[in-house]
Formats: sequence, structure tokens, C1' cells
RNA sequence: CCGACCGGGAGAGUCCGGUUUGGUCUGGCGCCGAAGGAGCAACCGCCCCGGUCACUCUCAGGCAAAUGGACCGGUUGGG
Repeated sequence: CCGACCGGGAGAGUCCGGUUUGGUCUGGCGCCGAAGGAGCAACCGCCCCGGUCACUCUCAGGCAAAUGGACCGGUUGGG
């Protein structure tokens, strides 16, 4: 540095309509930022340029539950 397992883990309509026994699917509007992606201030560097935030955008993703989830802690494997 990368991965696995366990625990914790936020934000925002379980809105309106159609379909359906339901699940599901679909359209519209409103919203969220902490998968990913993109942009850039500051900063850093080998100073052409590149790297890069929890900032910005919202393409993607998400807005009851479930799932997912940056990040943190513990255990552990590999380089």
C1' cells in the first nucleotide's frame, strides 16, 4: 500500500400518477453527498506539468425498511 472478516456508520419525499392482488416496472417534480466519477482553491513535487481534500458538481449513486455506504476500531492475509 492492497484485500478479507466483525462492529459502528450520516444526509435527503416510504411525494404524485400509471401498471400490478402484491412485489415489480414506469413517468413527473422536489431533494442528498460519505460508493464511484469529474472540477478546482490552497498545498506539495521532479515546477513543461502532475498529484491531491471531508471543498465544489451531481454523470452515476441515493432519499421508509432492506441493500449500499466514505470513514473509524479490532482481527488477519499478501506485496